Order: sequence, then C1' cells, then structure tokens
RNA sequence: GCUUUCAACAUCCCCGUUCCGGGCCGUGUCCUCACGCCGCCGGGACUGAAGGC
Repeated sequence: GCUUUCAACAUCCCCGUUCCGGGCCGUGUCCUCACGCCGCCGGGACUGAAGGC
C1' cells in the first nucleotide's frame, strides 16, 4: 500500500468522525416549507483496531 471483519478506545450498557438521501419527534409557518433534535434506515469519504496479502 491492497484487502477482510469490525468500533477496541467511551464516568454501567449502547455509541468512532463527517457528509448526502430518507424517516421519527418538536417549534414556527405563507400549509408545505423553514429550523432544531434523534439509542432510526440506506449510501459516500475519513479515523482507529484486529486478521490476510
């Protein structure tokens, strides 16, 4: 470097970061949009761990 399986690291357990699309909930609203939120889903990129080459 390529590849496979993953999230070890976490003030019980779960939870790596971020972006895009969808979904839940809340607020506002010109009533179908805006914003916020998430222990929901799919995808991309990246970080890290353990194998293989």